[in-house]
RNA sequence: UAUUUGCUUCGGGGCAGGGUGCAAUUCCCUACCGGCAGUAUAGUCUGCGAGCUGUUUUGCAUAUAAAAAACAGUUGAACCCGUGCAAUUCGGGUACCGACGGUCACAGUCCGGAUGAAAGAAGUGAAAU
Numbered sequence: 001u002a003u004u005u006g007c008u009u010c011g012g013g014g015c016a017g018g019g020u021g022c023a024a025u026u027c028c029c030u031a032c033c034g035g036c037a038g039u040a041u042a043g044u045c046u047g048c049g050a051g052c053u054g055u056u057u058u059g060c061a062u063a064u065a066a067a068a069a070a071c072a073g074u075u076g077a078a079c080c081c082g083u084g085c086a087a088u089u090c091g092g093g094u095a096c097c098g099a100c101g102g103u104c105a106c107a108g109u110c111c112g113g114a115u116g117a118a119a120g121a122a123g124u125g126a127a128a129u
Stems, first nucleotide, its partner, number of pairs: 002129001004126007017029003031109002033098002035048004043096002051074008078094005100112003
């Protein structure tokens, strides 16, 4: 230094202003936000995680439900010009997208699951080569 492995910590942001209305941070105008890895620096490329759905198992006297684990499925959106060896990533311009449940009224931004989980990041210990 590399590989394997244990532990610890960290690990998602955002409605300001106005309009309508009995009522909206949910509608309308406008504003604002962008997880992780890869790659010439990415919300829109490639892959991953979360979320959602289902199946199986555990659980139960039995049934259903909750919960947990494993597995499977599903999962949004970008183009043009320029620079350059190289950019759907940079600069300029114009667009677009955003789980589930809740709510006096429809939510990317409020509340909730979540003081959760996780892609992963950093640190540290050990063993062997």